The part of an RNA shown here (large-subunit ribosomal RNA, domain II) has 686 nucleotides and comes from Prevotella sp. The full RNA is in RNAcentral, with records from ENA. The prediction has a mean pLDDT of 83. Its Rfam family is "Bacterial large subunit ribosomal RNA". Rfam links the family to the GO terms structural constituent of ribosome and ribosome.
[in-house]
Context: one part of a larger RNA
RNA sequence: ACCUACGAGUUGCCAUCUCCGGCAAGGUUAAGUGGCUAAGCCACCGAGCCGCAGCGAAAGCGAAUCUGAAAUGGGUGUUAUAGUCGGAGGGGGCAGACGCGAAACCAAGUGAUCUACACUUGUCCAGGAUGAAGUCCCGGUAACACGGGAUGGAGGUCCGCACCAAUAAGCGUUGAAAAGCUUCUGGAUGAGAUGAGUGUAGGAGUGAAAGGCCAAUCAAACUUGGAGAUAGCUCGUACUCCCCGAAAGGCAUUUAGGUGCCGCGUGCGGUGUUCAGCGUGAGAGGUAGAGCGACCGAUAGGUCAAGAGGGCUUCACCGCCUAUCGCGACCUGACGAACUCCGAAUGCUCACGCUCCGCAGCCGUGCAGUAAGGGGGCGGGUGCUAAGGUCCGUCCCCGAGAGGAGAAGAAUCCAGACCGCCGUCUAAGGUCCCGGAAUUCUGCCUGAGUUAGUCUAACGAAGUCUGGUCCCCGUGACAGCCAGGAUGUUGGCUUGGAAGCAGCCAUUCAUUCAAAGAGUGCGUAACAGCUCACUGGUCGAGGGUCCGUGCAUGGAUAAUAAUCGGGUAUAAGGCAGAUACCGAAGGCGCGGGAUAGCAUAAAAAAGUAUCGGUAGGGGAGCAUUCCAACGGCGUAGAAUACGGAAGACGACUUCCGUUGGAGCUUUUGGAAAAGCAAAUGUAGGU
Numbered sequence: 001a002c003c004u005a006c007g008a009g010u011u012g013c014c015a016u017c018u019c020c021g022g023c024a025a026g027g028u029u030a031a032g033u034g035g036c037u038a039a040g041c042c043a044c045c046g047a048g049c050c051g052c053a054g055c056g057a058a059a060g061c062g063a064a065u066c067u068g069a070a071a072u073g074g075g076u077g078u079u080a081u082a083g084u085c086g087g088a089g090g091g092g093g094c095a096g097a098c099g100c101g102a103a104a105c106c107a108a109g110u111g112a113u114c115u116a117c118a119c120u121u122g123u124c125c126a127g128g129a130u131g132a133a134g135u136c137c138c139g140g141u142a143a144c145a146c147g148g149g150a151u152g153g154a155g156g157u158c159c160g161c162a163c164c165a166a167u168a169a170g171c172g173u174u175g176a177a178a179a180g181c182u183u184c185u186g187g188a189u190g191a192g193a194u195g196a197g198u199g200u201a202g203g204a205g206u207g208a209a210a211g212g213c214c215a216a217u218c219a220a221a222c223u224u225g226g227a228g229a230u231a232g233c234u235c236g237u238a239c240u241c242c243c244c245g246a247a248a249g250g251c252a253u254u255u256a257g258g259u260g261c262c263g264c265g266u267g268c269g270g271u272g273u274u275c276a277g278c279g280u281g282a283g284a285g286g287u288a289g290a291g292c293g294a295c296c297g298a299u300a301g302g303u304c305a306a307g308a309g310g311g312c313u314u315c316a317c318c319g320c321c322u323a324u325c326g327c328g329a330c331c332u333g334a335c336g337a338a339c340u341c342c343g344a345a346u347g348c349u350c351a352c353g354c355u356c357c358g359c360a361g362c363c364g365u366g367c368a369g370u371a372a373g374g375g376g377g378c379g380g381g382u383g384c385u386a387a388g389g390u391c392c393g394u395c396c397c398c399g400a401g402a403g404g405a406g407a408a409g410a411a412u413c414c415a416g417a418c419c420g421c422c423g424u425c426u427a428a429g430g431u432c433c434c435g436g437a438a439u440u441c442u443g444c445c446u447g448a449g450u451u452a453g454u455c456u457a458a459c460g461a462a463g464u465c466u467g468g469u470c471c472c473c474g475u476g477a478c479a480g481c482c483a484g485g486a487u488g489u490u491g492g493c494u495u496g497g498a499a500g501c502a503g504c505c506a507u508u509c510a511u512u513c514a515a516a517g518a519g520u521g522c523g524u525a526a527c528a529g530c531u532c533a534c535u536g537g538u539c540g541a542g543g544g545u546c547c548g549u550g551c552a553u554g555g556a557u558a559a560u561a562a563u564c565g566g567g568u569a570u571a572a573g574g575c576a577g578a579u580a581c582c583g584a585a586g587g588c589g590c591g592g593g594a595u596a597g598c599a600u601a602a603a604a605a606a607g608u609a610u611c612g613g614u615a616g617g618g619g620a621g622c623a624u625u626c627c628a629a630c631g632g633c634g635u636a637g638a639a640u641a642c643g644g645a646a647g648a649c650g651a652c653u654u655c656c657g658u659u660g661g662a663g664c665u666u667u668u669g670g671a672a673a674a675g676c677a678a679a680u681g682u683a684g685g686u
Stems, first nucleotide, its partner, number of pairs: 001686006011095004016090008026050003032044005054061002064076004098236002101233001105226006116200009125190001127159003130155001134151006163187003168183004202218001205213002239621006250261004263370002265367007274360001276355008289342001290340002296336002300332005307325002309322004373398010403414003418592004423588003429582003432567003438579001440578006451569001459554002463551002466548003470544003480538005486511003491505003517532001521530002593611004598607001622675001624672006631665003641658007
């Protein structure tokens, strides 16, 4: 892992709701007693209980009563009557209360053969080294002291076996071993090691102290019991079909992953168009926008300018000036969620009318689940106008939604799956090949493989298409070529120099001209030289500036593998248009089923509408075991097992053959140890 068996809403009592049955203003007995065909049944018994009347704390009164001195009052009742007993089912309460699951708590006991410490009594420690005190001898001293040599044998002394330990590495890691092996290592006469016996016990012991150890268990041992502790937590919870079908809001909570009430679902009963949509009419409102010479608050530039500051002058006053600030007024401009002189669209409320009405709405009641939501569009807060971020509002979708498109892809687009069909028409999206359908048609654009085929900026560029604006142009434009481009003058100043061209100045003048700047750029030390503006000639038809627009271009950069899904494409790319076709569980067609009302005593037929579905509510059934009753089948072969066939929407049922060898069962009722794929389920087998 698989197979087989077992495995989870039960039972008792209590009240409540629905259904069924008996009796009914009544209903019913309990214990007990009697009888009998005796785990039971029948009868008796009416104690008691519920109902028929309520109000009041009560006395009490009573269709009323209480309050009160008293009620025109106010509260609860009557006027509107159905209950009760038994059975079944739904949910609730008390009990273990659907099943399994703690860590823990308490009690009584069992443990110191492991280990910690202690006590008693024993045992063990090869060999080597060092050489304390003391003692003796010699030297030495006045005497000591002191020095030397021997002797001596101290020490939590040294080296190192046994023994004890465990530093480092390797191996081992389903081991040889639930802690070991190898090598190196520490102690090795000591606070040493060890045998045997004994003592200390669970909030206790023992501890050279690590929360260590106390029998492979220790921040409180083990065994049994309280005990099915408790578990707002996790997991699991078993056959079928049919109808409806949520929520992840709000308020509260020692509350936030729980729960209560409301909201949203469902069943039953009632009401009977009250719902919804559209139209008309009437309302409330301060959002979007806009505005601010309408408030509040902010606010850019300018003009005038009270006043203040600074400077000059002055004995003082007066006065003058201003690279400062500035009340106020005016001109121009502009801002605000907590500004408003204004002010929509929607939405909301009410009334009437129409449409719809096989559906909704509302009321009562039984039963729920939900109270972790998520994505997208729009309107906002927060954040960085960041986030697959977060918090609200509103709509849609996923959740609980299959199908088609988007290469793939919960929530994007299309579209809501009762079942069948080798029918048909379409949606989104597509039609060269992979691939179903146009190598379809018309007109433009792009030349970058741009692009189709993730999104892309500031900025840059005689890319190219197109629209406009202004100017020049057969009295000859634009470009090219030929020629000129002069004079006063080297303007003045400055300077070493400054001559068009370092720099400064300006009536940047004037003359000759077809035209020519006191000079556009290069150049020189300064000149020179080249060139431009400007002019003539040649040529012969359009040229130029600016603004906008389409498509392209550079900017262009990411990590598993180059690529648009691929091949590939100059259209099979982009824009605008046209006609066909493909394309879904959508529409339609054909056949079948179910549900519901119309619809009625019941049944049937046609029509119509409906039939996605998680949590959840409701309805109808299948199977298993046992019991009762009436029957039936079976050695001429029961149950079982295997194979096959038929039927039922399905759970399942029936039949045939073989096996097997003795029981099985329809129908109608009843009762349950009543259905397994899951619980790291339990046991066995493979």